[in-house]
Context: one part of a larger RNA
RNA sequence: GGAUGAACGCUGGCGGCGUGCCUAACACAUGCAAGUCGAACGGAGCUUUAGAGAAGGAGUUCUUCGGAACAACGACUUUAAAGUCUAGUGGCGGACGGGUGAGUAACGCGUGAGCAACCUGCCUUUCAGAGGGGGAUAACAUUUGGAAACAGAUGCUAAUACCGCAUAACAUUGCGAUGUCGCAUGGCAAUGCAAUCAAAGGAGCAAUCCGCUGAGAGAUGGGCUCGCGUCCGAUUAGAUAGUUGGUGAGGUAACGGCUCACCAAGUCGACGAUCGGUAGCCGGACUGAGAGGUUGAACGGCCACAUUGGGACUGAGACACGGCCCAUACUCCUACGGGAGGCAGCAGUGGGGAAUAUUGGGCAAUGGGCGCAAGCCUGACCCAGCAACGCCGCGUGAAGGAAGAAGGCUUUCGGGUUGUAAACUUCUUUUGUCAGGGACGAGUAGAAGACGGUACCUGACGAAUAAGCCACGGCUAACUACGUGCCAGCAGCCGCGGUAAUACGUAGGUGGCAAGCGUUGUCC
Numbered sequence: 001g002g003a004u005g006a007a008c009g010c011u012g013g014c015g016g017c018g019u020g021c022c023u024a025a026c027a028c029a030u031g032c033a034a035g036u037c038g039a040a041c042g043g044a045g046c047u048u049u050a051g052a053g054a055a056g057g058a059g060u061u062c063u064u065c066g067g068a069a070c071a072a073c074g075a076c077u078u079u080a081a082a083g084u085c086u087a088g089u090g091g092c093g094g095a096c097g098g099g100u101g102a103g104u105a106a107c108g109c110g111u112g113a114g115c116a117a118c119c120u121g122c123c124u125u126u127c128a129g130a131g132g133g134g135g136a137u138a139a140c141a142u143u144u145g146g147a148a149a150c151a152g153a154u155g156c157u158a159a160u161a162c163c164g165c166a167u168a169a170c171a172u173u174g175c176g177a178u179g180u181c182g183c184a185u186g187g188c189a190a191u192g193c194a195a196u197c198a199a200a201g202g203a204g205c206a207a208u209c210c211g212c213u214g215a216g217a218g219a220u221g222g223g224c225u226c227g228c229g230u231c232c233g234a235u236u237a238g239a240u241a242g243u244u245g246g247u248g249a250g251g252u253a254a255c256g257g258c259u260c261a262c263c264a265a266g267u268c269g270a271c272g273a274u275c276g277g278u279a280g281c282c283g284g285a286c287u288g289a290g291a292g293g294u295u296g297a298a299c300g301g302c303c304a305c306a307u308u309g310g311g312a313c314u315g316a317g318a319c320a321c322g323g324c325c326c327a328u329a330c331u332c333c334u335a336c337g338g339g340a341g342g343c344a345g346c347a348g349u350g351g352g353g354a355a356u357a358u359u360g361g362g363c364a365a366u367g368g369g370c371g372c373a374a375g376c377c378u379g380a381c382c383c384a385g386c387a388a389c390g391c392c393g394c395g396u397g398a399a400g401g402a403a404g405a406a407g408g409c410u411u412u413c414g415g416g417u418u419g420u421a422a423a424c425u426u427c428u429u430u431u432g433u434c435a436g437g438g439a440c441g442a443g444u445a446g447a448a449g450a451c452g453g454u455a456c457c458u459g460a461c462g463a464a465u466a467a468g469c470c471a472c473g474g475c476u477a478a479c480u481a482c483g484u485g486c487c488a489g490c491a492g493c494c495g496c497g498g499u500a501a502u503a504c505g506u507a508g509g510u511g512g513c514a515a516g517c518g519u520u521g522u523c524c
Stems, first nucleotide, its partner, number of pairs: 001524004006520005013394006019387002021352001026350003030347003035092003040089002043086001045084009056073001059070004099305003108230008118222002123218007131165001133163002140155006171196006178189004201210003231277003238268003243265008280302004284295004308327004330341004358384001360383003366380001367378004397427004407418004432461006441451001468513005473494003479508005489496002
């Protein structure tokens, strides 16, 4: 000198774009952050329409005045249809998106290869198919236990829920045989026989559309293996028993001591094993002429984690932040028998700290989930709020103006300086206030804008609303007076201060930077 997720002191006008718990991966009140589909299904509720019944019954007719007949309407009950709504069954999604960096020195990450050892929902494309049956179960009803959370019993019912049967191969398995290729195990293609395995419907008047099943290919996403690279310590020198390898078996989507039985005795290590400490890695960022050094906030990729530890279930995908089970610590409810919870999501609270924001608006855009769609959900996201935290831009007026005014400071008392500075004259209106107009972002046949009556444009008003901070001995640009008297103090280094201190304090003046300035921390 540059840089900063900064902090502190003094000061502070505006705008744009960014950034904002670096500490306690400390504990969390409250609200929201993952739902959706009624075009899979049976019900419940509500509304409307139509039909039936009906207590009652205005009224009309007849009347022997006792009553009889007809009857609009009609509480309520019931049937059917349509609409709406939805607790439950079912489907898809809750494995994405969002957060954090505790752990991890590791195939975790980066880079380059490999899988003839693998998987892949939704999507694209191709081929083939969907025949005929069955038994349940939630909801619901009745009921039992319980304070609750919830659990049980009996009975009924549906499906794109579940289960057989049929059909079936280019699929899988077994046996057989051919060609071709290869880096070994082997791959690919055609082929014979046998065995095994599938399906679901919905909407619509219909056309048709959305789905379903098996198989091939693709795309996308993942899994695994290997070469190389990846901090400090030798005041850590030996480490290792599933350890190293083999055979067989199990397990996995798949290879493999991944696991197990048996056999062998190996394997790693001064080219630093093991142990200890520290740390998420990278694209990048800062600095530097470069080489290099430092760093990994924000944005992007990968990884790991979700109170702590362990486990599996479901599923195409998890060993799953807002799922389940067990245990730990903690908090809450309780009728003491038992239950509930997990902000390292967005806000917010306490605590810690030098220190870091609103319990805001909107789904208008972009993107995501579900849905045929309309649409619903979305603290992702887009915006607004707070903070000079950073970068960039603008302003705080411009021109003229010497009686060089007054005042201040100083003086050798003549003056000098502040200083064209002010006053004063003329002008302008960025900014500001008020008023009028008023977007782009919205694609489209049409509608739909949180931001926002914002940006921007026009007019009016009036220099009006707007300057500080640090330094002035040398390094280092900028000097005098007074006070103090080795005191009080200053200080990055050298060093100042003991009676004329350009070095302390104040004032005037000057220099530097400027909505900032200075100090401190850290890096080059």
This is a predicted structure of a 524-nucleotide part of an RNA (small-subunit ribosomal RNA, 5' domain) from an uncultured bacterium. The full RNA is in RNAcentral, with records from ENA, Greengenes and SILVA. Its mean pLDDT, the model's own confidence on a scale to 100, is 85. It matches the Rfam family "Bacterial small subunit ribosomal RNA". Its family is annotated with structural constituent of ribosome and ribosome in the Gene Ontology.